A computed fold for a 77-nucleotide RNA from Pontibacter flavimaris, annotated as transfer RNA.
Parts: sequence; structure tokens; C1' cells
RNA sequence: GGUCACGUAGCUCAACUGGAUAGAGCAUCUGACUACGAAUCAGAAGGUUAGGGGUUCGACUCCCUUCGCGACCACCG
Repeated sequence: GGUCACGUAGCUCAACUGGAUAGAGCAUCUGACUACGAAUCAGAAGGUUAGGGGUUCGACUCCCUUCGCGACCACCG
């Protein structure tokens, strides 16, 4: 340098080939329970879906571009 894949909550991942208000587990916080804690139960908070632009009635999803990360190939010595 080329090709391909990936980027969604603090972490690990969903979102059914473009359609309802983007969800789950763990973690965190609050409450119940307990002599206290753990465990368990109930609830809450947490997201510019990497940034920007476009297409569309409608975009996490499709297109362009930038950034980050990874794999393979090539180049150099």
C1' cells in the first nucleotide's frame, strides 16, 4: 500500500435480511430479607448505535467518507 471483517450501556453480546419506545446477562445504585454480611427477591439508573454526510415515509441495518481495531496479501532490508 491492497482486500476483507468488526466498532451498540462500565464489560460480554442481541436486535429475526429497512418497520412498534434499541434490549439481555454481569457489574453499579436503592429497597426487602438478615444480628451483620453473602446469597436470593423487587426496583432504578446507565446509549450522540465510533464521527460526519447521503438514500428512504422510515436506518443499528443500505451507500460515501474519516477514525479506531483485527486478519490475510504485497512491498522494503